This is a predicted structure of a 549-nucleotide part of an RNA (large-subunit ribosomal RNA, domain I) from a Verrucomicrobiota bacterium. The full RNA is in RNAcentral, with records from ENA. The coordinates come from a structure-prediction model, not an experiment, and the mean pLDDT is 85. Rfam family: Bacterial large subunit ribosomal RNA. Rfam links the family to the GO terms ribosome and structural constituent of ribosome.

Context: one part of a larger RNA
RNA sequence: GGCUGCUGGUGGAUGCCUUGGCAUUUACAGGCGAAGAAGGACGUGAAUACCUGCGAAAAGCUUCGGGGAGCUGGACAAAAGCUUUGAUCCGGAGAUGUCCGAAUGGGGGAACCCGGUGAGAUUAAUCUCUCAUCAUCCUUUACUGAAUUCAUAGGUAAAGGAAGCGAUACCCGCCGAACUGAAACAUCUCAGUAAGCGGAGGAAAAGAAAUCUAUAAGAGAUUCCCUCGGUAGCGGCGAGCGAAAGGGGAAGAGCCUAAACCGAAGUCUUUGGCUUCGGGGUUGUAGGACCAGUCAAAAGAACAGUGAAUUCUAGUCAAACAUUUUUGGAAAACUAGACGAUACAGGGUGAUAGUCCCGUAGACGAAAGAAAACACUGUCAGGACUGGCACCUGAGUAGGGCCGGACACGUGAAACCCGGUCUGAAUCUAGGGGGACCACCCUCUAAGGCUAAAUACUAGUAAAUGACCGAUAGCGAACCAGUACUGCGAAGGAAAGGCGAAAAGAACCCCUGUUAGGGGAGUGAAAUAGAACCUGAAACCAGCAGCCU
Numbered sequence: 001g002g003c004u005g006c007u008g009g010u011g012g013a014u015g016c017c018u019u020g021g022c023a024u025u026u027a028c029a030g031g032c033g034a035a036g037a038a039g040g041a042c043g044u045g046a047a048u049a050c051c052u053g054c055g056a057a058a059a060g061c062u063u064c065g066g067g068g069a070g071c072u073g074g075a076c077a078a079a080a081g082c083u084u085u086g087a088u089c090c091g092g093a094g095a096u097g098u099c100c101g102a103a104u105g106g107g108g109g110a111a112c113c114c115g116g117u118g119a120g121a122u123u124a125a126u127c128u129c130u131c132a133u134c135a136u137c138c139u140u141u142a143c144u145g146a147a148u149u150c151a152u153a154g155g156u157a158a159a160g161g162a163a164g165c166g167a168u169a170c171c172c173g174c175c176g177a178a179c180u181g182a183a184a185c186a187u188c189u190c191a192g193u194a195a196g197c198g199g200a201g202g203a204a205a206a207g208a209a210a211u212c213u214a215u216a217a218g219a220g221a222u223u224c225c226c227u228c229g230g231u232a233g234c235g236g237c238g239a240g241c242g243a244a245a246g247g248g249g250a251a252g253a254g255c256c257u258a259a260a261c262c263g264a265a266g267u268c269u270u271u272g273g274c275u276u277c278g279g280g281g282u283u284g285u286a287g288g289a290c291c292a293g294u295c296a297a298a299a300g301a302a303c304a305g306u307g308a309a310u311u312c313u314a315g316u317c318a319a320a321c322a323u324u325u326u327u328g329g330a331a332a333a334c335u336a337g338a339c340g341a342u343a344c345a346g347g348g349u350g351a352u353a354g355u356c357c358c359g360u361a362g363a364c365g366a367a368a369g370a371a372a373a374c375a376c377u378g379u380c381a382g383g384a385c386u387g388g389c390a391c392c393u394g395a396g397u398a399g400g401g402c403c404g405g406a407c408a409c410g411u412g413a414a415a416c417c418c419g420g421u422c423u424g425a426a427u428c429u430a431g432g433g434g435g436a437c438c439a440c441c442c443u444c445u446a447a448g449g450c451u452a453a454a455u456a457c458u459a460g461u462a463a464a465u466g467a468c469c470g471a472u473a474g475c476g477a478a479c480c481a482g483u484a485c486u487g488c489g490a491a492g493g494a495a496a497g498g499c500g501a502a503a504a505g506a507a508c509c510c511c512u513g514u515u516a517g518g519g520g521a522g523u524g525a526a527a528u529a530g531a532a533c534c535u536g537a538a539a540c541c542a543g544c545a546g547c548c549u
Base pairs, nucleotide, nucleotide: 001548002547003546004545005544006543007542008541009540015534016498017497020469021468022466023465024464025463026462027461028460029458030457031165032164039100040099041098042055043054044053050074051073061094062093063092064091065090066089070082071081072080105114106113107112115134116133117132118131119130120129121128136162137161138160139159140158141157142156143155144154170201171199172198173197174196181188185236211219212218223250224249225248226247227246233241234240254450255449256448257394261279262278263277264276265275266274267273268272284428286393287392288391290388291387292386293385294384295383300380302379303378304377305376306375307374310371311370312369313368315364316363317362321337323336326333338355339354340344346358347357348356399423400422401421402420403419404418405417409435430445431444432443433442434441485492486491505533508520509519510518511517
């Protein structure tokens, strides 16, 4: 020096565990904010660095309920206190709520600086302090009021509203790429996607046919799912894009206006016109108005108010061995018996407990606040038929030319729909559509509006589930993590869990410079469980022994 073995060190794999995650289901909730939010700064404890709570009334105050013996948060010591005259704790309602922040009296480098006005405190007086109030925009009303007579602009005041945040979600609108694919690339694709902007709701949007069909049969608002179907089609007919009707389901709901005509008020250029309001009226087998006539008396949702079953926001009761043998530190194990079960879900307890504890099945419970089926009241709306007549039935609209967009459809034979521009009808003997266009036929009635449910999503609350993870996994974060740290900044972004059943966390003694480390003693089932603490692999490092050199 090597090999082998043993004993240790180092190290922290593995096993076991789980406070934390991940995913999903059901129900609820789907907003908060000038009555100052979200988020922060600074304070606040007898003592207090941090977290949590709270706000100068500051780990809290009042009140109403619950609850019933302990309590002064995490946080474990001493001290000092509170509490059956009911504390701590849990729930409802309220009070307080510094400063910043939309931040709003003005300013500003957020948590700071400086004011006006009106009250008040203090002072001899000033200073100072306290309370209230003072931003902007929009709407309405009132007052005032120029050039300029009336008026208007403008000014002042009051009342109401807005703003900002949020789940990087869902929805609607506007705007709108490129990488990429086409094995290059330009039409095309990615994609009306991402990014940007605006707006809203618990959903949004859409929605009661100028719909869709089919050859003579029909359907009957919208939305969503399955299918139709990767079909018909579109397409440098490349890459690719890609329906609809129909069928089966979920859900189900329909309504209001404009006009004709009548009336009232006002106004004007007064046989009348116009404006406002009320009645009337709302459709395609056309309907309505008006004129003439006939019949009927019944009910509907919406809004507001009142009440309210029930539910939610604390809780209450809840069965059955204090049995026995053995082992053990410990019984829930084992042995022998007994009992409950609308409860043998689950968790805890010194090992594995239906009968020890918490729960669970089941049965109950609210002073206060919230939600609310439903009921009542009020408001509102709400008929049918025949004949005549020819008054009405949404105009810069429909349609057309040119140019675009959108339709699965790239200009194509290109309908239908939307926009820009130039034009521009008809009026029920009317008009649109049925994929150029024409005829016939069929079908519907545009140019006004509203509308629940079925559908989408999940920051949050509650309950539950998992052939999901188990600390290099699972969220980045099981632990004081969006922390430490990096970066001027936008931004990036960790590592880090486990003594024991119980701290019983090692009194006392010894070594030593020693708050290091160790040896005794003691605790404990165990201390090679000693806080660098469960288990404790390997690499790596020693010591000892044997063998080889």